[in-house]
């Protein structure tokens, strides 16, 4: 340089200028109310002033807790979920250490890693056979049988018997090769010589199969069952044993084990206009209005209390398993201690526009030496908006950095 992998931040800074949102506060108008003439208190509205003000994902809402209201003596059935092992954790399906497997040359990354002798299904298509096993190719050729041939015997003869000796379409033997599938009963290799074959015997060997083979026999590897020895364990490491007679699917149903009540801040609580409802007073012997009082007018309704409660408001709401910084134990995840901070709380729902300067990125060009460094010009800067509130975990996203890795090319 190119090509990768991991692991931890960041997402812009300051400054006018106009706006929004909550707090806290200072000024001034109106209104009503209270008291010894001038304050005080509420409501509203103006105009200031000072503070704070989105995220790594606020997002999907996919696990999980807190917080609320209901339910709940206690088991158990149905359901739902998770599954190697050990720790963390409020608690999780998270996260750290490891175990085994699987990929990569390799940094490293994946895993749907209980249980197939408890029972029930399934295994397309291909292939002989897919779990009751089986034989298409192909391999043998002891038995037995057909042809043929050869030799003997018997009989006048057609022919029949033995013996060998060729073949192997058939009967039967085998499962080593081949072909098929994802998957085919574990997988790789030997089982000698010599007396001519054959019997028999002799020597050798891990072993000395058989017609061909074939756990029939022997070594190695894998698998099972005992044991020791390490580890908390999950395992790993060794020793002895057994030819190993029965496949695979549990993201099929099911078996085990461990865990789970159910709605969700529109949870849930307090105030509560109007109307509607209930009580009670008073009213044509004249209520209420008619700007205070009297007179007049007018002509039926007034006025107080009670529950429940809708509009509307308030709490809930943000100090929290909290943030930083330090020491401490721990691999680590994560705990302990100390110290320091207050960090949006809005409700159709604020956190913005815009200038200027700086930093960041990229292209182009100067200087400088072809390096390190500096100038100018231009351009860029993503994914995205809290809505009770927290761990996760997915997803979407920019542009850099450390650390590692592979390959090439210089010194």
């Nucleotide at each position: 340089u190119c090509a990768g992998u991991u692991c931890a931040a960041a997402a812009c800074g300051c400054g006018g200028c106009c706006g929004c949102c909550g707090g806290c506060u200072g000024g001034g108008a109106a209104u009503g109310c209270c008291c010894u003439u001038g304050g005080g208190c509420a409501u509203c509205c103006c105009c200031g002033g000072c503070c704070g003000g989105a995220g790594g994902a606020a997002a999907g809402u996919c696990c999980g807790g807190g917080c609320u209201c209901c339910a709940c003596a206690g088991g158990g059935c149905a359901g739902g979920a998770u599954g190697c092992u050990g720790g963390c954790u409020a608690a999780c399906g998270g996260c750290c250490a490891g175990u085994g497997g699987g990929g990569g040359c390799g940094a490293c990354c994946c895993c749907g890693a209980g249980g197939a002798c408890a029972g029930u299904g399934c295994c397309a298509c291909a292939g002989a056979a897919a779990a009751c096993a089986u034989a298409c190719c192909g391999c043998c050729g002891a038995u037995g049988g057909u042809c043929g041939c050869c030799g003997g015997g018997c009989g006048c003869a057609g022919g029949c018997c033995c013996g060998g000796c060729c073949u192997c379409a058939c009967a039967g033997g085998c499962a080593a090769g081949g072909g098929u599938g994802a998957a085919a009963u574990g997988g790789u290799g030997g089982g000698g010589g010599c007396c001519g074959c054959a019997c028999g015997g002799c020597c050798u060997u891990a072993a000395u199969g058989u017609a061909a083979g074939a756990g029939c026999c022997c070594a190695c590897c894998g698998c099972g069952g005992c044991c020791c020895u390490g580890g908390u364990g999950a395992c790993a490491g060794g020793g002895c044993u057994g030819g190993c007679a029965c496949g695979g699917c549990a993201a099929a149903c099911c078996c085990c084990a461990u865990c789970c009540g159910g709605a969700g801040c529109a949870a849930g609580u307090c105030c509560a206009a109007g109307c509607a409802g209930g009580g009670g007073g008073u009213g044509c012997u004249g209520a209420a209005g008619c700007g205070g009082c009297c007179c007049g007018c007018c002509g039926a309704g007034c006025c107080c209390c009670c529950g429940g409660g809708u509009a509307g408001g308030a709490c809930g709401c943000u100090u929290g398993a909290g943030g930083c910084c330090g020491c401490c134990g721990g691999c680590a995840a994560c705990g302990g201690c100390g110290g320091u901070c207050c960090c949006a709380g809005a409700c159709a729902a604020a956190u913005g526009g815009u200038c200027g300067c700086g930093g960041c990125c990229c292209u182009c060009u100067c200087c400088g030496a072809u390096g390190a460094g500096g100038g100018g010009a231009g351009g860029g800067a993503a994914c995205a908006g809290a809505a009770c509130c927290c761990g996760g975990c997915u997803u979407a996203u920019u542009g850099a950095g450390g650390a590692c890795u592979g390959a090439c090319g210089c010194c």

Predicted 3D model of a 411-nucleotide RNA (Bacterial RNase P class A) from a bacterium. The model forms 92% of the base pairs in the Rfam consensus. The sequence is in RNAcentral, with records from ENA. The gene name in the source record is rnpB.